Predicted 3D model of a 113-nucleotide RNA (FMN riboswitch aptamer (RFN element)). Rfam family: FMN riboswitch aptamer (RFN element). From the family's description: The RFN element is a highly conserved domain that is found frequently in the 5'-untranslated regions of prokaryotic mRNAs that encode for flavin mononucleotide (FMN) biosynthesis and transport proteins. The model forms 100% of the base pairs in the Rfam consensus. It was read from a public genome assembly, where an Rfam model found it.

[in-house]
Order: sequence, then C1' cells, then structure tokens
RNA sequence: UAAGAUCUUCAGGGACAGGUGAAAUUCCGUACCGGUGGUAGACCCCACGAGCCGCAGGCUGAAACGGUGAGAUUCCGUUGGCGACAGUAAAGUCUGGAUGAAAGAAGUUUUUU
Repeated sequence: UAAGAUCUUCAGGGACAGGUGAAAUUCCGUACCGGUGGUAGACCCCACGAGCCGCAGGCUGAAACGGUGAGAUUCCGUUGGCGACAGUAAAGUCUGGAUGAAAGAAGUUUUUU
C1' cells in the first nucleotide's frame, strides 16, 4: 500500500391559525421536505436501499428550455412534475408495522501481501 476476516457506532426530512363538509392535518388552498453510491455538486441521469408480490424471481415515482463551462439532464435562471404499504372522508407531511430493517458511512482488532 492492497486484499480478506472480525466486531462496534451511526445511518429520512417535511403542515397548517384558512375554505367546503355531518365527518378531511387526507379534498380545495397555501406552505414545506428530498435516503445511499456514481458522475462537474442530482428528489425527477445510472445504480442501490426501503416498500409490495404469487418471494425461483418479479414489481417499484417524476423534466424540459435557456445560460456559463473543457466538462453539468447535477451549477445558475425560468417553468413544471413525483413520492411504498395498512388505517381513516381520498395522506410525500397524521397514526401504525418501526425502540424494526437497510443501501451505505466511520472506526476497532486481526491475517496475508
């Protein structure tokens, strides 16, 4: 320096005083949020995780235009869009599975080179 093993810790954010209604933090309205790795810095490019299923395996959201630049669907500007399952007046934001799991991040010890 590289590779393997081992154990430990960490590892998801965000709503309401309004309107309608018998009833909505679910509709309307307005506001707010964006896991991990890659790559010119990413919620909407590629991949992964969570979630779901009939669990071999499969399913799983959303973007355009202009500018700068060697390089950006990532930056800047404009406009737009998306968000598991169960519950409940229809939920990204409430409650619940979950004091869970996990992509992965940091570190400990150790072996080999």